[in-house]
RNA sequence: CGGAGCGUAGCGCAGCCUGGUAGCGCACCACAAUGGGGUUGUGGGGGUCAGAGGUUCAAAUCCUCUCGUUCCGA
Numbered sequence: 001c002g003g004a005g006c007g008u009a010g011c012g013c014a015g016c017c018u019g020g021u022a023g024c025g026c027a028c029c030a031c032a033a034u035g036g037g038g039u040u041g042u043g044g045g046g047g048u049c050a051g052a053g054g055u056u057c058a059a060a061u062c063c064u065c066u067c068g069u070u071c072c073g074a
Stems, first nucleotide, its partner, number of pairs: 001073007010026004020057001028044006050066005
């Protein structure tokens, strides 16, 4: 310098191809069961979807650029 993958809740990830309410597990909070802990059950909170711009009635999703990271090639 060229190419490719990845970036979504505190952590690990799905959703993207085929645009239409942002989800799952763990963690966290409350309550119940227990004398307490552990554990189990029920309920709840938490997201500028890496950033900017564009297309569209509507963008995590499509297009362009940029940033971070990993890999491949030179």
The RNA shown here (transfer RNA) has 74 nucleotides and comes from an uncultured Gammaproteobacteria bacterium. Its Rfam family is "tRNA". The family's RNA type in Rfam is transfer RNA. Its mean pLDDT, the model's own confidence on a scale to 100, is 84.